Context: one part of a larger RNA
RNA sequence: AACGAACGCUGGCAGCGUGGAUGAGGCAUGCAAGUCGAGCGGGAUCGGUGGAUUAGCAAUAAGACACCGUGAGAGCGGCGGAAGGGCGAGUAAUGCGUGAGUAAGCUACCCCUCAGCCGGGGACAACGUUUGGAAACGAACGCUAAUACCGGAUGUGACGGAAGACCGCAUGGUUUUCUUGUGAAAGGCGGGGCCGCAAGGCCUGUCGCUGAGGGAGGUGCUCAUGUGCCAUCAGUUAGUUGGUGAGGUAACGGCUCACCAAGACUUACGGCUAGGUGGACUGAGAGGUUGGUCACCCGCACUGGGACUGAGAUACUGCCCAGACUCCUACGGGAGGCUGCAGUCGAGGAUCAUUUGCAAUGGGCGAAAGCCUGACAAUGCGACGCUGCGUGGAGGAUGAAGGCCUUCGGGUUGUAAACUCCUGUCAUGAGGGACAAGACGGCAAACGCUAACACCGUUUGCCACGGAUGGUACUUCAAGAGGAAGAGACGGCUAACUCUGUGCCAGCAGCCGCGGUAAUACAGAGGUCUCGAGCGUUGUUC
Numbered sequence: 001a002a003c004g005a006a007c008g009c010u011g012g013c014a015g016c017g018u019g020g021a022u023g024a025g026g027c028a029u030g031c032a033a034g035u036c037g038a039g040c041g042g043g044a045u046c047g048g049u050g051g052a053u054u055a056g057c058a059a060u061a062a063g064a065c066a067c068c069g070u071g072a073g074a075g076c077g078g079c080g081g082a083a084g085g086g087c088g089a090g091u092a093a094u095g096c097g098u099g100a101g102u103a104a105g106c107u108a109c110c111c112c113u114c115a116g117c118c119g120g121g122g123a124c125a126a127c128g129u130u131u132g133g134a135a136a137c138g139a140a141c142g143c144u145a146a147u148a149c150c151g152g153a154u155g156u157g158a159c160g161g162a163a164g165a166c167c168g169c170a171u172g173g174u175u176u177u178c179u180u181g182u183g184a185a186a187g188g189c190g191g192g193g194c195c196g197c198a199a200g201g202c203c204u205g206u207c208g209c210u211g212a213g214g215g216a217g218g219u220g221c222u223c224a225u226g227u228g229c230c231a232u233c234a235g236u237u238a239g240u241u242g243g244u245g246a247g248g249u250a251a252c253g254g255c256u257c258a259c260c261a262a263g264a265c266u267u268a269c270g271g272c273u274a275g276g277u278g279g280a281c282u283g284a285g286a287g288g289u290u291g292g293u294c295a296c297c298c299g300c301a302c303u304g305g306g307a308c309u310g311a312g313a314u315a316c317u318g319c320c321c322a323g324a325c326u327c328c329u330a331c332g333g334g335a336g337g338c339u340g341c342a343g344u345c346g347a348g349g350a351u352c353a354u355u356u357g358c359a360a361u362g363g364g365c366g367a368a369a370g371c372c373u374g375a376c377a378a379u380g381c382g383a384c385g386c387u388g389c390g391u392g393g394a395g396g397a398u399g400a401a402g403g404c405c406u407u408c409g410g411g412u413u414g415u416a417a418a419c420u421c422c423u424g425u426c427a428u429g430a431g432g433g434a435c436a437a438g439a440c441g442g443c444a445a446a447c448g449c450u451a452a453c454a455c456c457g458u459u460u461g462c463c464a465c466g467g468a469u470g471g472u473a474c475u476u477c478a479a480g481a482g483g484a485a486g487a488g489a490c491g492g493c494u495a496a497c498u499c500u501g502u503g504c505c506a507g508c509a510g511c512c513g514c515g516g517u518a519a520u521a522c523a524g525a526g527g528u529c530u531c532g533a534g535c536g537u538u539g540u541u542c
Stems, first nucleotide, its partner, number of pairs: 001541003005538005012389006018382002025345003029342003034079003039076002046069005053062003086300003095227008105219003110215007118152001120150002127142006158182002160179008187207006194201002228272003235265003240262008275297004279290004302323005325336004353379001355378003361375001362373004392422004402413004426483001428478005436469001441463008486531005491512003497526005507514002
């Protein structure tokens, strides 16, 4: 000097940061990933209109059924649940940093370009009937739709095969021609008016779908180099090292396997510790120490193992198996995973609210309105840190009183107080009152698309409307010095001295050392010094 600090005494306000470092110990409760009806079958409920009929003498009441609107919950399907958020257990290298390579690769959504989207089929949920179980959850039979699933057609490309040409750092790459070879697709929503009795067809816009090429971003793999301690760890290794062939992978490779050879490594192997980096702290620097918040990478998700789905996972709030633990049970069987946000118990010297809102930024889905979002934005708590402000200012001497000291003359506290005149920051009360935002929508015009002044898209102008924080910040007025100072030290190092008490006792102490009757070193007091809403102590690093 520094700190994610703790402890002691003290504590006025504001801004910005920051806050489970220990048990990767166990968890009650709520929330943290959904969305799309413009993919699909369907449709509870509610509202409206008509209304046979019934009751009644009638007014009127009830009302099967039909139509119109509304459209919940569940289901099939699509996209997203691999991001965002948390933590640092493991990992000394399948990691990270820096620099290369991939002629050994993959890539959903997004952007650009080219080509296409023809014609069929059979199911399974939901639903209905029956039925098992305490529950979790099922079983059988039957019906049904699709952008779900499966054949067929076509084939610009692509892939495979054959023959050439050019090029490169090896394996090899690029490209031309031929080819009876292989393999695609899905529709939805608007508008128009031509045809049609109608169903619908046609044109067009837009969102999607399929094949191919390119881009962007992402990701896999490989190499070089740097990256702790211990030799009281000196030898280690049999898929081990290499080859041939095969399998597997998006891809190279002992990645796996069969056979062959006998190699391979050397601070190896083993042990201990540890996530790495940008950075942070310190220091004149060199260096040393460190990796909390923020950012990038990696790893993990009760413990261990495994795959499925998918563009992407070996998947935190998916699945399966085993284990430990907790809970439910009708004892047959089931359910769960806060190292998400709050919160709770425990352990600890020690670390916060079971808060508000999606208004902003960002993300997912959707054509959009919008929905979801404990990401995030806010507020709260903690002097935990940094910064700023205040606790008043000016005048005021017979230098009051009191305290303390005294050589008894006086000195000191001390312009300090009182007193006089002012000021009004912050706090208090009362008014006004934001920035953060004009998103989406409506109207009009122009341009594009088009047969079109529809529709749709883009741009411009006008119109209203959306704020959690918050009646907060800020500002105006009011009153009044009123509400706001402590902590440590005073022998030397080290700024600051006397008295009293104690008497090697009680005690102090970072080091040297003080204390045994005149203690500037213990304890108290007065005074002084240093910092100041803090001041000291302890711990740790330089």

Annotation:
Small-subunit ribosomal RNA, 5' domain from an uncultured bacterium, 542 nucleotides, folded computationally. The prediction has a mean pLDDT of 82.